Bacterial RNase P class A from Rhodosalinus halophilus, 379 nucleotides, folded computationally. The sequence was found by an Rfam model in a public genome assembly. Its Rfam family is "Bacterial RNase P class A". By type it is a ribozyme. Gene Ontology terms of the family: dimeric ribonuclease P complex, ribonuclease P activity and tRNA processing. Rfam describes the family as follows. Ribonuclease P (RNase P) is a ubiquitous endoribonuclease, found in archaea, bacteria and eukarya as well as chloroplasts and mitochondria. The prediction has a mean pLDDT of 77. Lineage of the source: Bacteria > Pseudomonadota > Alphaproteobacteria > Rhodobacterales > Rhodosalinus.

[in-house]
RNA sequence: GCGGAGGGCCGGAUGGCCGCGGCCGAGAGGCCGAGGAAAGUCCGGACUCCUGGAAGCGACGGUGCCGGGUAACGCCCGGGCGGAGAAAUCCGACGGAAAGCGCCGCAGAAAACAGACCGCCCGCGGUGCGCCGCGGGCAAGGGUGAAACGGUGGGGUAAGAGCCCACCGGGCCGCCGGCAACGGGGGCCGCACGGCAAGCCCCACCGGGAGCAAUGCCGAAUAGGGACCUCGCGCGGAGCUUCGGCUCUGCAGGGCAGCUUCCGCCCGAGAGGUCCGGGUUGGCAGCGUGAGCGCCGGAGCGAUCCGGCGCCCAGACGAAUGGCCAUCCAGGGGGCGAAAGCCCCCGGACAGAAUCCGGCUUACAGGCCCUCCGCGCAU
Numbered sequence: 001g002c003g004g005a006g007g008g009c010c011g012g013a014u015g016g017c018c019g020c021g022g023c024c025g026a027g028a029g030g031c032c033g034a035g036g037a038a039a040g041u042c043c044g045g046a047c048u049c050c051u052g053g054a055a056g057c058g059a060c061g062g063u064g065c066c067g068g069g070u071a072a073c074g075c076c077c078g079g080g081c082g083g084a085g086a087a088a089u090c091c092g093a094c095g096g097a098a099a100g101c102g103c104c105g106c107a108g109a110a111a112a113c114a115g116a117c118c119g120c121c122c123g124c125g126g127u128g129c130g131c132c133g134c135g136g137g138c139a140a141g142g143g144u145g146a147a148a149c150g151g152u153g154g155g156g157u158a159a160g161a162g163c164c165c166a167c168c169g170g171g172c173c174g175c176c177g178g179c180a181a182c183g184g185g186g187g188c189c190g191c192a193c194g195g196c197a198a199g200c201c202c203c204a205c206c207g208g209g210a211g212c213a214a215u216g217c218c219g220a221a222u223a224g225g226g227a228c229c230u231c232g233c234g235c236g237g238a239g240c241u242u243c244g245g246c247u248c249u250g251c252a253g254g255g256c257a258g259c260u261u262c263c264g265c266c267c268g269a270g271a272g273g274u275c276c277g278g279g280u281u282g283g284c285a286g287c288g289u290g291a292g293c294g295c296c297g298g299a300g301c302g303a304u305c306c307g308g309c310g311c312c313c314a315g316a317c318g319a320a321u322g323g324c325c326a327u328c329c330a331g332g333g334g335g336c337g338a339a340a341g342c343c344c345c346c347g348g349a350c351a352g353a354a355u356c357c358g359g360c361u362u363a364c365a366g367g368c369c370c371u372c373c374g375c376g377c378a379u
Stems, first nucleotide, its partner, number of pairs: 001375010012328007020033005035350001039361002042359005047211004052263006060207005065079005080094001081092004095202002100200002102196003117142002119138008150168006169191001170189004175184003215285004225276007234251007253267004292311008329348001331346006
C1' cells in the first nucleotide's frame, strides 16, 4: 500500500432574534427540555388491581449442548460439538429415533420383518453357434434417488458375500483429563440400531389473569349496590316462650376462576319503609432518586460485580422540544489555473417520548477510532 474479519463511538458546532412545554419567582427574569433507535410491541421484569389457603394431579403454552452472569429472560459472556473459510472469524430449533404411533413425494426392481431392472456364475436342454429357453446360486458392477440394510483395499470363490483380514465407521465395558458439555486412549463384539421429533409423542425445567384507559382520592342527578326495621322463612334435636315465634346445635343445599382431597370462610326467597352511598375520558395523584448517569480504583479471560467521589438529567394529555439569520466543520458539484491554490452553488440520514426499566429485531446520509488475518514492497 491492497484485500478481508471483529468491535466501539459521533451522528452537525457556536452566537443572535422570534416562539412553545414544565418548574421557580410578586415581577423582571432564571433553570431544564427527545433518541441511539424514543420504532416494532417480539421476549423478560418493576408497579397496580382481581382470584380464600395448602398439597397432589391434569390440561395448555414456552424453553431445550454445558458452565457462568443477571431482578429476570427466549438476553449476554466463556466453553464443547457440528458446518463454512487459507486465516482472522462466522453460522447452528444443538435433549430423546434401543417407549410407542405415523410418514418417507417423484424416480426406482426395492424406501425398512427388504428386494432383483440391466448384470455375474453354475447345471440341463435347444441352436440358425457374435445366441435362446428352463432350473438354481449371487448382489460385486451399472442404473434410480435426499437416502439402497456399513465404507475402502486385500484374500477367498464357479460367481459372490464380514465368509476371512487390515484400516475407517458403529455398539458395549473399564481407565485417564475436565465442575460439566465433552475429549483422549484401551479391551471386547463382524455389525445388531436407515431418515424425519420444524408430525404426534417422551423427558427435564419454567409459567395464575389483566394491564397506567392499571389503580387510589375529590366530584350534581338517575339506575344498580349496602345496612337497619316490619311482614315472611328447608329438615332433625335441645332449651325458652306472651304460643306469633326466638336462641343454640347437627344435617342437607349453593358459592369461594381446571379437577380432587383437607382446612377455612360466606350465603340462604321475596315485599315495604328509613338511612348510607354512588363515579361518566371532569380534576388531582400514580409521574420522574432510578435494577440511574459520569469519573477513578479493585476482582474476573469475559458477561458482570464490589468500593469511593461527584451529579439531578423532559414530564405533556386536541399532547411542548420549532423557525429565521450569520460564521464555521464534514460532504458533493461547477469554473479558472501548469500546479499549489482561489471563487461560486448545493447541503447534514433514519426518525421522534406518553408508567418505567433490561434485552432482541428493524431503519439510518456521512464520518472517526481500536484490534486481528492474508498478500506485496522497503529495511